[in-house]
Molecule: c-di-GMP-I riboswitch aptamer
Organism: Salipaludibacillus keqinensis
RNA sequence: ACUAGAUAAAGGCAAACUUGCUUAAAAGCAAGGACGCAAAGUUACGGGUCUAAGGGAACGUGGCAUUUCCUAGGAUCGCCGGACUGCCUAU
Numbered sequence: 001a002c003u004a005g006a007u008a009a010a011g012g013c014a015a016a017c018u019u020g021c022u023u024a025a026a027a028g029c030a031a032g033g034a035c036g037c038a039a040a041g042u043u044a045c046g047g048g049u050c051u052a053a054g055g056g057a058a059c060g061u062g063g064c065a066u067u068u069c070c071u072a073g074g075a076u077c078g079c080c081g082g083a084c085u086g087c088c089u090a091u
Stems, first nucleotide, its partner, number of pairs: 003090003012037002017032006035078001041084003045081003048076003054071005
């Protein structure tokens, strides 16, 4: 340095849920809390998935409202892959 994650050692992160805040929503942040994780570190680059404020279409109307459908520039890295970085040990 590459590869691997069995064995240790030092540690690290923190699901669901609860409370508060942000938000149109998805979701996010903080505190508590641990289901789990060898990258459950970083990055929305590719795919997948979630949401639909705004925009468009339909129904409807004198005109609106309501309802339905489509749409990401919003979100998800603890969905998968890529990229970058990292502890220890072993061959």